This is a predicted structure of a 99-nucleotide RNA (c-di-GMP-I riboswitch aptamer) from Paenibacillus yonginensis. The organism belongs to Paenibacillus, within Bacteria. Rfam family: c-di-GMP-I riboswitch aptamer. Its family is annotated with cyclic-di-GMP binding in the Gene Ontology. Rfam describes the family as follows. GEMM was predicted in a large-scale screen for bacterial structured RNA regulatory elements. Of the family's consensus pairs, 95% are formed in the model.
RNA sequence: UUACAUAUUUGGCACACUAACCGAAAGGUUAGCUCGCAAAGCCUCGGAAUCUACAAGUCUUGACCCAGGUCUCUGACUCAUGAUCGUCCGGCUGCACUU
Numbered sequence: 001u002u003a004c005a006u007a008u009u010u011g012g013c014a015c016a017c018u019a020a021c022c023g024a025a026a027g028g029u030u031a032g033c034u035c036g037c038a039a040a041g042c043c044u045c046g047g048a049a050u051c052u053a054c055a056a057g058u059c060u061u062g063a064c065c066c067a068g069g070u071c072u073c074u075g076a077c078u079c080a081u082g083a084u085c086g087u088c089c090g091g092c093u094g095c096a097c098u099u
Stems, first nucleotide, its partner, number of pairs: 005099001007098001009096001012037002017032006035086001041092003046089003049084003056078004062071004
C1' cells in the first nucleotide's frame, strides 16, 4: 500500500404501519415512525423472477343492417408498454477512525 474479517463512535438509508397526494391497479412521493441494511447508493435505456392489467385482443349479452359486419352491457381469459434494485444475478461508483 492492497485485499479479507471482527468490534465500535459519529454520520447515512428506511420494511411494516399511520396521514396527505399521484395512479385503473401493482405501486410511487412527502412527513411521522423504525424491521432491518456496509452498498438498503445509482442503472429495470442490462438479464431473470415476481406483482398488476388502464388500453388492446378473444369469448360471453343484447340491438341493427342482413351473411359477416357495426354498436353495446356484464363477466372471464390473454397480454407490459406499467411496477419492484429492501427478490436474485450483472454493471458503475463509494465507505472516517481503531484492532